[in-house]
Context: one part of a larger RNA
RNA sequence: GGAUGAACGCUGGCGGCGUGCCUAACACAUGCAAGUCGAACGGGGAUUAGGAAGUGGAGAGCUUCGGCUCGAAACAUCCGAAGUCCUAGUGGCGGAUGGGUGAGUAACACGUGAGCAACCUGCCUUUGACUGGGGAAUAACAGUGGGAAACCAUUGCUAAUACCGCAUAAAGUCACACCUCGGCAUCGAGGAGUGACCAAAGUUUUUAACGGUCUUAGAUGGGCUCGCGUCCGAUUAGAUAGUUGGUGAGGUAACGGCUCACCAAGUCAGGGAUCGGUAGCCGGACUGAGAGGUCGACCGGCCACAUUGGAACUGAGAACGGUCCAGACUCCUACGGGAGGCAGCAGUGGGGAAUAUUGGGCAAUGGAGGAAACUCUGACCCAGCAACGCCGCGUGAAGGACGAAGGCCUUCGGGUUGUAAACUUCUUUGAUCAGGGACGAAACAAAUGACGGUACCUGAGGAACAAGCCACGGCUAACUACGUGCCAGCAGCCGCGGUAAUACGUAGGUGGCAAGCGUUAUCC
Numbered sequence: 001g002g003a004u005g006a007a008c009g010c011u012g013g014c015g016g017c018g019u020g021c022c023u024a025a026c027a028c029a030u031g032c033a034a035g036u037c038g039a040a041c042g043g044g045g046a047u048u049a050g051g052a053a054g055u056g057g058a059g060a061g062c063u064u065c066g067g068c069u070c071g072a073a074a075c076a077u078c079c080g081a082a083g084u085c086c087u088a089g090u091g092g093c094g095g096a097u098g099g100g101u102g103a104g105u106a107a108c109a110c111g112u113g114a115g116c117a118a119c120c121u122g123c124c125u126u127u128g129a130c131u132g133g134g135g136a137a138u139a140a141c142a143g144u145g146g147g148a149a150a151c152c153a154u155u156g157c158u159a160a161u162a163c164c165g166c167a168u169a170a171a172g173u174c175a176c177a178c179c180u181c182g183g184c185a186u187c188g189a190g191g192a193g194u195g196a197c198c199a200a201a202g203u204u205u206u207u208a209a210c211g212g213u214c215u216u217a218g219a220u221g222g223g224c225u226c227g228c229g230u231c232c233g234a235u236u237a238g239a240u241a242g243u244u245g246g247u248g249a250g251g252u253a254a255c256g257g258c259u260c261a262c263c264a265a266g267u268c269a270g271g272g273a274u275c276g277g278u279a280g281c282c283g284g285a286c287u288g289a290g291a292g293g294u295c296g297a298c299c300g301g302c303c304a305c306a307u308u309g310g311a312a313c314u315g316a317g318a319a320c321g322g323u324c325c326a327g328a329c330u331c332c333u334a335c336g337g338g339a340g341g342c343a344g345c346a347g348u349g350g351g352g353a354a355u356a357u358u359g360g361g362c363a364a365u366g367g368a369g370g371a372a373a374c375u376c377u378g379a380c381c382c383a384g385c386a387a388c389g390c391c392g393c394g395u396g397a398a399g400g401a402c403g404a405a406g407g408c409c410u411u412c413g414g415g416u417u418g419u420a421a422a423c424u425u426c427u428u429u430g431a432u433c434a435g436g437g438a439c440g441a442a443a444c445a446a447a448u449g450a451c452g453g454u455a456c457c458u459g460a461g462g463a464a465c466a467a468g469c470c471a472c473g474g475c476u477a478a479c480u481a482c483g484u485g486c487c488a489g490c491a492g493c494c495g496c497g498g499u500a501a502u503a504c505g506u507a508g509g510u511g512g513c514a515a516g517c518g519u520u521a522u523c524c
Base pairs, nucleotide, nucleotide: 001524002523003522004521006520007519008518009517010516013393014392015391016390017389018388019386020385021351026349027348028347030346031345032344035093036092037091040090041089043087044086045085046084047083048082050079051078052077054075055074059070060069061068062067100305101304102303110229111228112227113226114225115224116223119222120221124218125217128214129213130212131211132166134164135163141156142155143154144153145152146151172197173196174195175194176193178191179190180189181188182187202210203209204208231277232276233275238268239267240266243265244264245263246262247261248260249259250258280302281301282300283299284295285294286293287292307327308326309325310324311323329340330339331338332337357383359382360381361380365379366377367376368375369374396426397425398424399423406417407416408415409414430465432460433459434458435457436456440451468513469512470511471510472509473494474493475492479508480507481506482505483504489496490495
């Protein structure tokens, strides 16, 4: 000098774009953050036209004036073909994405380059074929019972694109033997043969669409293996028993001590094993002429984690807002038992030098579900707060000497502040007020904007509302006076201060930067 997710002190006008718990992976009140489909299914409820008997009694009729008869509105109950709407439950898809954090991890975790002749892949695209015929349940519901609650048990009924057989069966899978071609050791590809095995579901606007099953290829996403690279310590020198290899078996989507039985005794290590410490890795960021050094906030890729530890289930795929067990903690309790997990967005306490709103909207982009309308979306888009950073603009411009007044200095002559002010002539950016007013909106038309009456445009008024901070001994641009008197104090280094201090404090002046300026911390 440059840089920062900065903090502190003094000061502070505006806008644009970014950024904002680096500390306690500490504990969390409250609200929201993952739902959706009634065009898979049976119920339940509401409602529309209607019917039945009942209450009711406006009004009408008759009347011997005592009363009698008919009877609209309204109210509640029941029945009901059909339609519409809502939905707890069964079922499907999605809750494995998106969002957060960096605790752990020195490792095939990451980066890079290869390999899988050892693998999987829902939705999507694509090839071919099929979609036949049956069955048994169960939630909801109703009843009974238990419990403070969370919830649970039992009896009975019922549906399905839920579940289970059967048929059909190949270019699928497995086994056997054959042929051709190829390779990289185990082998791979193709062809034809025999045997065995495996499937399905319907819905609707009723005619097509959306589906269902098996299969081929792809795409996408993943899994595994290997070469190389990847911090410090030898005041860590030996480490290792599933350890190293083999045979066989099991397991897995798949190879493999991955697991197991048996056999052998190996394997790693001074080219640093093992142990200890530290740490998420990278694209990149900062700096530097470069080589290099340091860092890994924001944005993007990968990994790991979700109160701590462990486990399995479902599923194409596995677990932040799923399940179970154990621990700690918090809460409820009728003491028998239960509930919970912000390292999602806000927000609270705490810690800290220190880091924001319990905001608006799904209008856009993207995602989930749905045929769609649409619903959900603290992803996202916006707004709020903070000079935290970068960039831009303004705080006026020109003229103006009689060098005014005041301040400071003075050798008392003057010098300086200083064209600075006053004054004259102008201008009106920002701020303020008024009028107009978007793009972002894409879709067949129409409709659809949170931001926002925002940006922007036009007009109005008036220099009007807008400058500080640090330094001035040398390094280092910038000097005098007074006060103080080795005191008070300054200080990055050298060093100042003990009675004329350009070094302390104040004032005037000057220099530097400027909505900032200094200090501290850290890196180059």
A computed fold for a 524-nucleotide part of an RNA from Platanista gangetica, annotated as small-subunit ribosomal RNA, 5' domain. Taxonomically the source falls in Platanista (Eukaryota, Craniata, Mammalia, Cetacea). Rfam family: Bacterial small subunit ribosomal RNA. Model confidence (mean pLDDT): 84 of 100. The RNAcentral record of the full RNA draws on SILVA.